[in-house]
Molecule: TPP riboswitch aptamer (THI element)
Organism: Gammaproteobacteria bacterium
RNA sequence: GGCUGUCGCUGGGGGUGUCGCCAUGGGGCGGCUGAGAGGGCGUACUGAUGUGUGCCUAACCCUUUGAACCUGAAUGGGGUCAUACCUACGUAGGGAAUGUGAUUUUUCCUGUAU
Numbered sequence: 001g002g003c004u005g006u007c008g009c010u011g012g013g014g015g016u017g018u019c020g021c022c023a024u025g026g027g028g029c030g031g032c033u034g035a036g037a038g039g040g041c042g043u044a045c046u047g048a049u050g051u052g053u054g055c056c057u058a059a060c061c062c063u064u065u066g067a068a069c070c071u072g073a074a075u076g077g078g079g080u081c082a083u084a085c086c087u088a089c090g091u092a093g094g095g096a097a098u099g100u101g102a103u104u105u106u107u108c109c110u111g112u113a114u
Base pairs, nucleotide, nucleotide: 001109002108005103006102007101008100009099010097011063012062013061014060017032018031019030020029021028022027038057039056040055041054042053043052044051045050069094070093071092075088076087077086078085
């Protein structure tokens, strides 16, 4: 000096489910799991409630030593009022910084000096 861990800054990525009751002028109050289930602006369909989709933003998580998250999947097993609830799948395939500053060590690597 590097590797590594932690913290900060900047950049980027991601998901936002399910059920019950009341209501139906565009909602409200609760339950479950979880780090997180929030809000806003459009747009297509619909008689409407709604459904899909794009963008912005808050919190949270993840950022290649990458299970954050997506595909597989209308998957298999278990469980629940129900669920992307648990587990397998998974040394499967993808997936966003070899950023920067500070700090740090049992070890490890490299260079120099003795």